This is a predicted structure of a 403-nucleotide RNA (Bacterial RNase P class A) from a Pseudomonadales bacterium. The organism belongs to Pseudomonadales, within Bacteria. It was read from a public genome assembly, where an Rfam model found it. Model confidence (mean pLDDT): 75 of 100.

[in-house]
């Protein structure tokens, strides 16, 4: 050099000017009262302000409220082994299996010899399977071949071997054909042809010994003429695992209006009910406190399975242990983190120079370019998955070619 593979990283930099968002801090104003502090309004400053996916909300957790005796039914979720972990359907290692020369990648990877069930079209036959063509046996009729008569057109008769054609009755599962899939594969033998029929190797089953391995499983023997097909992300059958709702969780604090409760007042001259009447009781009127709840607010809310860094155990995932940092340092509630401009860098294109295997390869100055992605936190972690301009770095691995 050229064509992959698998890891890791980074998401343009600086600079001016205009903004945006919550702090801390000063400085005016203003209100509270326990007289030192707090609110609140306006403004100036210093530092701070998205991710690798912040997404989709598909796992699995913390945290919070309910609920809760214990098993079992239902119903969902998972499914080689062994290990990690707060837990996971996630991550490591390890078998199997597939696909690539290879570096590697992918696998929902538990049971079809306990029962349903399902297999379009083709096709003779798709489940205790089947015979179109063919291939072989035997019968029957014909041609061909012989023989004999003949008026030479044909007619009778034989027909054992051999060669065909046809129909019929048998055997076969070899080879053609059909299909995703036809119930074992290559040889030899055997046979009228042929078939695991029979044998050797190879596959394949085994709830079958012996080694290895913690297991999955491997290696090696033995047994079986193969009987056991294929789909369980089809019912199902085994094993495991699952209370439920989610920051609008909850928890403080608390307006107007309406409504309740106590308590006084008005004590009756009023209306209503207790079927009429009298008597009594009860609501109806107004003041005071009190309480629950909405509307608003404030907490939950960012120090946390944290980041890094070294030591130590493991192959690793990952643990342990010390040491360091996290300063006001994102914490909003329609929800900021923005915008123009200059300059540099990266990357296409255009023009210019070299090279040469003519097809692309370098190099460079100088133009252009709504090129520089995907996309926006919302209680918070760990995973998956999807989306992404361009580019570095590191380990591999194939092929040419040169020492």
């Nucleotide at each position: 050099c050229g064509a992959g593979c698998c890891g890791g990283c980074c998401a343009g930099g600086c600079a001016g000017c205009c903004g945006c968002c919550g702090u801390c801090u000063c400085c005016g104003g203003g209100g509270a009262c326990a007289c030192g502090u707090c609110c609140c309004c306006g403004g100036g400053g210093c530092a701070g302000g998205a991710g690798g996916a912040a997404a989709g909300u598909c796992c699995g957790g913390g945290c919070u409220c309910c609920a809760c005796g214990g098993a079992a039914c239902a119903g969902g979720g998972c499914g080689c082994c062994a290990g990690g972990u707060a837990a996971u359907c996630c991550c490591u290692g390890g078998g199997g299996g597939g696909c690539g020369c290879g570096a590697g990648c992918c696998c929902a990877c538990g049971g079809a010899a306990a029962g349903u069930g399902c297999a379009a079209c083709a096709g003779a036959g798709a489940g205790c399977a089947g015979a179109c063509c063919g291939c072989c046996g035997c019968g029957g009729c014909g041609c061909a071949u012989c023989g004999c008569c003949c008026a030479c057109g044909g007619g009778c008769g034989a027909g054992a071997c051999u060669u065909u054609g046809u129909c019929g009755c048998g055997g076969c599962a070899a080879g053609g054909g059909u299909g995703a899939a036809a119930g074992g594969g290559u040889g030899c033998g055997g046979u009228a042809a042929g078939a695991g029929c029979g044998c050797a190797c190879c596959g394949c089953g085994c709830a079958c010994g012996a080694c290895g391995g913690u297991a999955a499983c491997g290696u090696c023997g033995g047994c079986g003429g193969c009987u056991a097909g294929g789909c369980a992300a089809a019912c199902c059958c085994c094993g495991c695992c699952c209370g439920g709702a989610g920051c609008a969780a909850g928890g403080c604090c608390a307006a107007a209006u309406g409504g309740g409760a106590a308590u006084c007042c008005g004590c009756g001259g009023g209306g209503c009910g207790u079927g009429u009447u009298c008597c009594g009781c009860g609501c109806c009127g107004g003041a005071u406190u009190c309480g629950g709840g909405u509307a608003g607010g404030c907490c939950g809310c960012a120090a946390g399975a944290g980041g890094c860094g070294g030591c130590c155990g493991g192959c690793g995932a990952c643990g342990g242990c010390c040491g360091u940092c996290c300063c006001g340092c994102a914490g909003a509630u329609g929800a900021a983190u923005g915008g123009c401009u200059g300059c540099c860098c990266g990357c296409g294109c255009c023009a210019c120079c070299g090279c040469c295997u003519c097809g692309g390869c370098g190099g460079c100055c100088g133009g252009c370019g709504u090129c520089g992605a995907c996309a926006g936190a919302a209680c918070c972690c760990g995973g998956c998955u999807u989306a992404u301009c361009g580019g570095c770095c590191g380990g591999c691995u194939c092929g040419c070619c040169c020492c």